Record summary: Transfer RNA from a Candidatus Microgenomatia bacterium, 72 nucleotides, folded computationally. The RNAcentral record of the sequence draws on ENA. It matches the Rfam family "tRNA". The family's RNA type in Rfam is transfer RNA.
[in-house]
């Protein structure tokens, strides 16, 4: 330089065009305990960026930026 997958809380991963974007873990508050650890209840926190299609986009389309495979 050409292609291909790939990007969603700190991390791990769902959600397959529809209603408030879901859990686990981690992190902050509580209950419980002599104290801690565990258990439970409770809250913070995200779509890599822009643009386009739709009445609605994490989702599909285009750019571009990163990771990463492959060709050269």
């Nucleotide at each position: 330089g050409c292609g291909g997958u790939u990007g969603u809380a700190g991390c791990u991963u769902a959600a397959a065009g529809g209603u408030c974007a879901a859990a686990g873990c981690a992190g902050g508050g509580g209950u419980u305990u002599g104290u801690g650890a565990a258990a439970c209840c409770u809250u913070u926190g995200a779509u890599g960026g822009g643009g386009g299609u739709u009445c609605a986009a994490u989702u599909c389309c285009c750019c571009u930026c990163g990771a990463u495979c492959g060709c050269c």